[in-house]
RNA sequence: CAGGGUGUAGUUCAAUGGUAGAAUGCUUGAUUUGGGUUCAAGUGGUUGCGAGUUCGAGUCUCGCCUCCCUGA
Repeated sequence: CAGGGUGUAGUUCAAUGGUAGAAUGCUUGAUUUGGGUUCAAGUGGUUGCGAGUUCGAGUCUCGCCUCCCUGA
């Protein structure tokens, strides 16, 4: 430099163009002499950045950026 892929909660990952979720973590409570386990409630997100298409975009299109792979 060229081609392909990746980016979503603190972490690991989901999500047919139509209310952004799960597990785990964290907080509080119950349970226990205490801790752990278990149970209940709560806490959580400018979906990497910007623009476009659309009634409606995490999803489609374009540009930029991060990281990974391949080739030169």